[in-house]
Context: one part of a larger RNA
Molecule: small-subunit ribosomal RNA, central domain
Organism: Leuconostocaceae bacterium ESL0958
RNA sequence: UUGGGCGUAAAGCGAGCGCAGACGGUUCGUUAAGUCUGAAGUGAAAGCCCACAGCUCAACUGUGGAAUGGCUUUGGAAACUGAUGAACUUGAGUGCAGUAGAGGUAAGUGGAACUCCAUGUGUAGCGGUGGAAUGCGUAGAUAUAUGGAAGAACACCAGUGGCGAAGGCGGCUUACUGGACUGUAACUGACGUUGAGGCUCGAAAGUGUGGGUAGCAAACAGGAUUAGAUACCCUGGUAGUCCACACCGUAAACGAUGGAUACUAGAUGUUAGAGGGUUUCCGCCCUUUAGUGUCGAAGCAAACGCAUUAAGUAUCCCGCCUGGGGAGUACGGCCGCAAGGCUGAAACUC
Numbered sequence: 001u002u003g004g005g006c007g008u009a010a011a012g013c014g015a016g017c018g019c020a021g022a023c024g025g026u027u028c029g030u031u032a033a034g035u036c037u038g039a040a041g042u043g044a045a046a047g048c049c050c051a052c053a054g055c056u057c058a059a060c061u062g063u064g065g066a067a068u069g070g071c072u073u074u075g076g077a078a079a080c081u082g083a084u085g086a087a088c089u090u091g092a093g094u095g096c097a098g099u100a101g102a103g104g105u106a107a108g109u110g111g112a113a114c115u116c117c118a119u120g121u122g123u124a125g126c127g128g129u130g131g132a133a134u135g136c137g138u139a140g141a142u143a144u145a146u147g148g149a150a151g152a153a154c155a156c157c158a159g160u161g162g163c164g165a166a167g168g169c170g171g172c173u174u175a176c177u178g179g180a181c182u183g184u185a186a187c188u189g190a191c192g193u194u195g196a197g198g199c200u201c202g203a204a205a206g207u208g209u210g211g212g213u214a215g216c217a218a219a220c221a222g223g224a225u226u227a228g229a230u231a232c233c234c235u236g237g238u239a240g241u242c243c244a245c246a247c248c249g250u251a252a253a254c255g256a257u258g259g260a261u262a263c264u265a266g267a268u269g270u271u272a273g274a275g276g277g278u279u280u281c282c283g284c285c286c287u288u289u290a291g292u293g294u295c296g297a298a299g300c301a302a303a304c305g306c307a308u309u310a311a312g313u314a315u316c317c318c319g320c321c322u323g324g325g326g327a328g329u330a331c332g333g334c335c336g337c338a339a340g341g342c343u344g345a346a347a348c349u350c
Base pairs, nucleotide, nucleotide: 003322004321005320006319007304008303012318014201015200016199017198021194022193023192025088026087027086028085029084030083031082033081034080035077036076037075038074039073040072041071042070049065050064051063052062053061054060091191092188093187094186095184096183097182098181099180103177104176105175106174107173108172109171110154115149116148117147118146119145120144121143125136126135162169163168206247207246208245209244210243211242215241216240220236221235222234223233258317259316260315261314262313263312266295267294268293269292270291271290272289273288274287275286276285277284278283299306300305323350324349325348332343333342334341335340
């Protein structure tokens, strides 16, 4: 390589958009590139294979045949693929009528709490721990009351609830804005799926410049613990956490499960709709679509388990794996201000 695989054994790119490519719904006509078929030419000889013959046999040799991935020319077939023309509506999209939502961006605004400041009351402790101490406090702390400042986060509602491609998103109001779902069937008429490269987004930490800094808190300092204690515990505390702009591009970026389409028992909860039935109301029942959970049949699976949200049955496209260590290392290249990232071996060894 072939083959076999990718939830947990090695293996799904963190996620999307999308050029090329690959694949692609229904009907009719044309064409004849692929495809199928007839003929002609060619495919040297020797060799191989088959039959027969010649050396007494055999090896060997001769004669004839077969075979020769195929290729070229030409005549035909038209189911399928392709190409082309015409049409269709179920895939896809648009419209119309509705629905839900922490989807995004910006501006404004609210209350609770912590901390700090000022003032009043008040007096000897407070704080902290397993127990203590460092620390704070008679220069009046802790506690309590009133007023003020500033920053950050939004209790209850809150829910295997919702939204988003993923990362992620939660006080309230306003403006702008993306997507989804349901119903309808007016419009377009295959406009679709996937997607190497490419482009965009991408938690936290980290980086640059300028702000901000209440709380928390790497580093650091001190107090303890201990044989030691560069820790766990305590008292402090700087980067950082917050904002703006620009980088970084990684995570157990997880459902450890790529995307799309179709099919294959059910039961039960829940979210957003729609249509019926019943009902004074509250509600209840049935059907159906889209999500989100639990259980479970067939089937699958090494087992665990998965099971209409598949890890079942199939098709299409992409990515990836091929014993452990060495190693996600070295070298080279590309990217980055740096930290580092992406690509990614071998010797050797078991």